The RNA shown here (SAM riboswitch aptamer (S box leader)) has 126 nucleotides and comes from Deinococcus yavapaiensis KR-236.
[in-house]
RNA sequence: CUCUUAUCAAGAGCGCCCGAGAGACCUGGCUCACCGACGGCGCAGCAACCGGCCCUCAUCACGGCAACGGUGCUCCCUCCAGCCUGAGAAAUCGCCGACGAUGGCGCGCCUCGGGACCGAUAAGGG
Repeated sequence: CUCUUAUCAAGAGCGCCCGAGAGACCUGGCUCACCGACGGCGCAGCAACCGGCCCUCAUCACGGCAACGGUGCUCCCUCCAGCCUGAGAAAUCGCCGACGAUGGCGCGCCUCGGGACCGAUAAGGG
């Protein structure tokens, strides 16, 4: 760097340094930010993917325990959305109906749900 599997609605801050943007890319929003964000260091914390222990005749899986070690994480749901789809609402535009009304169909907009994509983390493989 890449592939596979799993998870991603929860949870968890103080001090110092730095000094302008940051939230993965792009776009549109939204949020944080000189009352110092982001990032770095220190300590602390959260969590439980791997290692550990239990459960088993035994192995795997599920489940459970602990939090010592390896990672990870400590604003906003992966901050929200973009693609597909379902339902609803709405009634702009177009079409059907000779006109009109009721109505039907299609695109668009909005709301909610599901999926995909992308990303992040862990473990294993290349």

Rfam family: SAM riboswitch aptamer (S box leader). Its family is annotated with regulation of gene expression in the Gene Ontology.